About this RNA:
Small-subunit ribosomal RNA, 3' major domain from a bacterium, 463 nucleotides, folded computationally. Its mean pLDDT, the model's own confidence on a scale to 100, is 83. Rfam family: Bacterial small subunit ribosomal RNA.
[in-house]
Context: one part of a larger RNA
RNA sequence: UGACGGGGACCCGCACAAGCAGUGGAGCAUGUGGUUUAAUUCGAUGCUACGCGAAGAACCUUACCGAGGUUUGACAUCUCUGGAAUCCGCCAGAAACGGUGGAGUGCCUUUUAGGAGCCAGAUGACAGGUGUUGCAUGGCCGCCGUCAGCUCGUGUCGUGAGAUGUUGGGUUAAGUCCCUCAACGAGCGCAACCCUUAUCCUGAUUUGAAUAUUUAUCGGGAGACCGCCCGGGUAACCGGGAGGAAGGUGGGGAUGACGUCAGGUCCGCAUGGCCCUUACACCUCGGGCUACACACGUGCUACAAUGGCCGGUACAAUGGGUUGCCAAGCCGCAAGGUGGAGCUAAUCCCAUCAAAACUGGUCUUAGUUCGGAUUGAGGGCUGAAACUCGCCCUCAUGAAGCUGGAAUUGCUAGUAAUGGCGUGUCAGCACAUCGCCGUGAAUACGUUAUCGGGUCUUGUACA
Numbered sequence: 001u002g003a004c005g006g007g008g009a010c011c012c013g014c015a016c017a018a019g020c021a022g023u024g025g026a027g028c029a030u031g032u033g034g035u036u037u038a039a040u041u042c043g044a045u046g047c048u049a050c051g052c053g054a055a056g057a058a059c060c061u062u063a064c065c066g067a068g069g070u071u072u073g074a075c076a077u078c079u080c081u082g083g084a085a086u087c088c089g090c091c092a093g094a095a096a097c098g099g100u101g102g103a104g105u106g107c108c109u110u111u112u113a114g115g116a117g118c119c120a121g122a123u124g125a126c127a128g129g130u131g132u133u134g135c136a137u138g139g140c141c142g143c144c145g146u147c148a149g150c151u152c153g154u155g156u157c158g159u160g161a162g163a164u165g166u167u168g169g170g171u172u173a174a175g176u177c178c179c180u181c182a183a184c185g186a187g188c189g190c191a192a193c194c195c196u197u198a199u200c201c202u203g204a205u206u207u208g209a210a211u212a213u214u215u216a217u218c219g220g221g222a223g224a225c226c227g228c229c230c231g232g233g234u235a236a237c238c239g240g241g242a243g244g245a246a247g248g249u250g251g252g253g254a255u256g257a258c259g260u261c262a263g264g265u266c267c268g269c270a271u272g273g274c275c276c277u278u279a280c281a282c283c284u285c286g287g288g289c290u291a292c293a294c295a296c297g298u299g300c301u302a303c304a305a306u307g308g309c310c311g312g313u314a315c316a317a318u319g320g321g322u323u324g325c326c327a328a329g330c331c332g333c334a335a336g337g338u339g340g341a342g343c344u345a346a347u348c349c350c351a352u353c354a355a356a357a358c359u360g361g362u363c364u365u366a367g368u369u370c371g372g373a374u375u376g377a378g379g380g381c382u383g384a385a386a387c388u389c390g391c392c393c394u395c396a397u398g399a400a401g402c403u404g405g406a407a408u409u410g411c412u413a414g415u416a417a418u419g420g421c422g423u424g425u426c427a428g429c430a431c432a433u434c435g436c437c438g439u440g441a442a443u444a445c446g447u448u449a450u451c452g453g454g455u456c457u458u459g460u461a462c463a
Base pairs, nucleotide, nucleotide: 001463002462003460004459005458007457008456009455010454011453012452013451015447016446019411020410021409022408023407026301027300028299029298030297031296032295033294034292035291042053043052064287065286066285067284068283069282070281073126077125078124079122080121081120082119083118086103087102088101089100090099091098107115108114109113128276129275131274132273133272137270138269139265140264141263142261144259149188150187151186152185153184154183155164156163157162168179169178170177194253195252196251197250199222200221201220202219203218204217205216225247228241229240230239231238232237303404307363308362309361310360311359312358319350320349321348324343325342329338330337331336370401375396376395377394378393379392380391381390417439418438419437420436421435422434
């Protein structure tokens, strides 16, 4: 100087408390451990792994396993030789691979030849490796933490390591600002500048609105600054009030200092070293990643009457669409089929775009008209192909479950809770992800103690 303390003082945070809804019990989905397996590819492992890499494993993906094959190789450059490229068969085969037959002779030029491009063969230089090392690395990312800190120049002090500044008194969300002070200044952070949202003014008007005030969309501006008033205070600032759509950082986002964890990633990519080179490379088919005495994480659906079922009826936003979105009509109980209009989209379609809500009826506390797992049968869709191993529909079946031990999570407002809708990935497949709108709470006395963090101080046999 740090680090640490079941030392002290002060301060902060959904950290506790006050509340609301959960998880932990059930069934299922999904990830992980374990076990099994020819293989169940690999990585991630307290917080900071476990609906994580994976924005989507039937083949492909795919890295794993089995079997069959290839060896200058699936891919790149160079050398030599031959041939246009290319197309169509036949044999064997699961395919890859292998064998064999035929059609075909292009472009440019300086035309018995050469060149560009492509194909085949030979030779070796080389290719190739999701092999290893994240403790050799770059880049990127996680966490502390959007915490308020981390430093430098000069000066001063100290033999020196270092200290001072950055401490102290106040104040703030903040090393924010004020005052003081052997310090005076400065940098990276904080804040502001950026985007968005709430109000108003204004310009424009197609595909939007149309009776009109309006609304909508795309631009441009105004507006909030403790500016005004009162009180407190030396000041910084704090408390209250007015006006205002908005008030003291208005709400949200982007933005992450010096560093820490030899944190994570050599399987995104790049890359040093090491290793393989008829194999640790490459191709193909099939299987596996989907196994299942069990254990854990994250979710979904429930256990019902604030409800289930059957009618009626109202109101969104974000988005996506030409290999696409797919209307009307018709067929089917339905999934879906048919059909073909429109749309490269403020025009048409997904989608009359919603569902909770509202309203009428029924059920009457029961393992039920709750709950839907599981299983049987029949269908539909995508796709060469749904057996291992997809999704959906109909009929039948109707399991556990009557609110969950110890323990534990999220959330302070348009938030939690609850209801649906959309997107990416994608042929198909969403209870996940990322977004959108509807309905819409309760509580916070407070900081003693728990967890994490910050500042000062103290002890130390630690560095």